[in-house]
Context: one part of a larger RNA
RNA sequence: GGCAGAUGGCGGAUGCCUGGGCACUGGGAGGCGAUGAAGGACGUGUUAGGCUGCGAAAAGCUUCGGGGAGUUGUCUAAAAACUUUGAUCCGGAGGUGUCCGAAUGGGAGAACCUACCCUUUUAAGGGUAUCGUCAGGUGAACCAAAUAGCCUGACGAGGCUAACGCAGGGAACUGAAACAUCUAAGUACCUGCAGGAAAAGAAAUCAACUGAGAUAUCGAGAGUAGCGGCGAGCGAAAUUGAUACAGCCUAAACCCAGUGGUUUACCGCUGGGGGUUGUGGGGCGGUUCAUAACGUCUCUGUAUGGGUUAGUGGAAGACGCUGGGAAGCGUUGCCGUAGAGGGUGACAGCCCCGUACGCGAAAGCCCGCGCAGAGGUAGAAUCGUUCCCAAGUAGGACGGGACACGAAUUAUCCUGUUUGAAUCUGGGGGGACCAUCCUCCAAGGCUAAAUACUACCCAGUGACCGAUAGUGUAGAAGUACCGUGAGGGAAAGGUGAAAAGAACCCCGCUGAGGGGAGUGAAAUAGACCUGAAACCAUCUGCUU
Numbered sequence: 001g002g003c004a005g006a007u008g009g010c011g012g013a014u015g016c017c018u019g020g021g022c023a024c025u026g027g028g029a030g031g032c033g034a035u036g037a038a039g040g041a042c043g044u045g046u047u048a049g050g051c052u053g054c055g056a057a058a059a060g061c062u063u064c065g066g067g068g069a070g071u072u073g074u075c076u077a078a079a080a081a082c083u084u085u086g087a088u089c090c091g092g093a094g095g096u097g098u099c100c101g102a103a104u105g106g107g108a109g110a111a112c113c114u115a116c117c118c119u120u121u122u123a124a125g126g127g128u129a130u131c132g133u134c135a136g137g138u139g140a141a142c143c144a145a146a147u148a149g150c151c152u153g154a155c156g157a158g159g160c161u162a163a164c165g166c167a168g169g170g171a172a173c174u175g176a177a178a179c180a181u182c183u184a185a186g187u188a189c190c191u192g193c194a195g196g197a198a199a200a201g202a203a204a205u206c207a208a209c210u211g212a213g214a215u216a217u218c219g220a221g222a223g224u225a226g227c228g229g230c231g232a233g234c235g236a237a238a239u240u241g242a243u244a245c246a247g248c249c250u251a252a253a254c255c256c257a258g259u260g261g262u263u264u265a266c267c268g269c270u271g272g273g274g275g276u277u278g279u280g281g282g283g284c285g286g287u288u289c290a291u292a293a294c295g296u297c298u299c300u301g302u303a304u305g306g307g308u309u310a311g312u313g314g315a316a317g318a319c320g321c322u323g324g325g326a327a328g329c330g331u332u333g334c335c336g337u338a339g340a341g342g343g344u345g346a347c348a349g350c351c352c353c354g355u356a357c358g359c360g361a362a363a364g365c366c367c368g369c370g371c372a373g374a375g376g377u378a379g380a381a382u383c384g385u386u387c388c389c390a391a392g393u394a395g396g397a398c399g400g401g402a403c404a405c406g407a408a409u410u411a412u413c414c415u416g417u418u419u420g421a422a423u424c425u426g427g428g429g430g431g432a433c434c435a436u437c438c439u440c441c442a443a444g445g446c447u448a449a450a451u452a453c454u455a456c457c458c459a460g461u462g463a464c465c466g467a468u469a470g471u472g473u474a475g476a477a478g479u480a481c482c483g484u485g486a487g488g489g490a491a492a493g494g495u496g497a498a499a500a501g502a503a504c505c506c507c508g509c510u511g512a513g514g515g516g517a518g519u520g521a522a523a524u525a526g527a528c529c530u531g532a533a534a535c536c537a538u539c540u541g542c543u544u
Stems, first nucleotide, its partner, number of pairs: 001543009015529001016494002020465002022462007029454002031160002039100003042055003046078001049075003061094006070082003105114003115128005130157009164195001165193005175182001179229001205212002216243005226234002247446003250390001254273008278424001280389003283385007295377008304368006311359003317332005333350002335339001341353003395419008405431001426441005481488002501528001504516004
């Protein structure tokens, strides 16, 4: 030096654990904000700091409920206090709420600087941003009138927020095995605006000679018909099965009232009535019939039920043995509308918290329902009349875009430019176009539900993870640290049943560390569970 065994060191794998995550399910909620939000700064304790709470009334104040013996949040003790005259704690409603921040008196390098006006809360309180709408006042250019402008008041807006929604803009990488039409994709992204959903929506729709009857979403139709450098790819609809169902209001003709212009023929405007349709409807003028209560909707008042925001009741086991410890084992019982789950010194239906099943609110919020009152909401048929039935619209041309559809033989929809009808003997559509036939009534508007999503709250589930996993974060985590900045972004869990966390003695520097002693079932459980390997030692044996 090597090999082997033993004992240690170092190291932190593995096993077990979980206060954290992940993915869902069922409910709820779907917003907060000038009554100052979200987010912060600075303060606030017997207190140096972090976290939590709170705001100069500062780990808190008042009040109404709950609750019933301890309490003064946490790391975290000590001190000093509070409490059955009911504290701490939990819930409802209030009060206070510095400074910054939309930030709003003016300014500013956020948390700072600096004004004016009013008022007996005067060491204090209030007002003063901008924009919009409405009202009032004032009032030019321009003689008047009017308008612009200016001032005042009231009301509203502004900012934040996870995804979902609608709209205005709108890529490229990529694919086509290159690339240009095409694709990716109307995606990503930017902007505006909302709602608890949004959007769409009561046929100028489809269909096909039979018919259907608003919209949305899902299954099929169907990867079909088609589109396509007919490449890559893109990709319907009718129909049918479901979910859910709900229909309405204007404009116009005509009538009435008011008002303006014109000056009494008329033309406007405002309000009310009327009216809303496609087997065309309505108005107006005749004729005939009917003529009131219910239903339904909204608001107000009142009564009442449910839910929610604290809670509360809640069955039933002992003994022996082993052990540090009984829930284990043995013997013998009991409850169960409760044998879900968790805890307790090992594995507990009957020890604890709970669970099944019941009960409960002074106050706030949500939902439902009864009653009363007020208001809104339907006349029908027939004959005639030719009054009305949404205009720079429909349609055309040119250029784009959307439709599964890339101008194509291309219908349909939107419109930048330019043109430009008809009023029921009317107009649109049925995929060039024409005829016949069928079908519908544009150019105004509203409309629940079925659908999408989950930042947030409650309850629960898992052939999800178990500390290099699961969130980046199970600990001071978006922290430390890095970067001028935008931004990037960690590591780090486990003593024990209980701190019983090692009094006292010794060595040592009044150390570090160690040796005794003591606690404990265990201390090779001592700042820690278990403690693999690599690696490093010591001892013994063999060997060179």
A computed fold for a 544-nucleotide part of an RNA from an uncultured Oligoflexales bacterium, annotated as large-subunit ribosomal RNA, domain I. Its mean pLDDT, the model's own confidence on a scale to 100, is 85. It was read from a public genome assembly.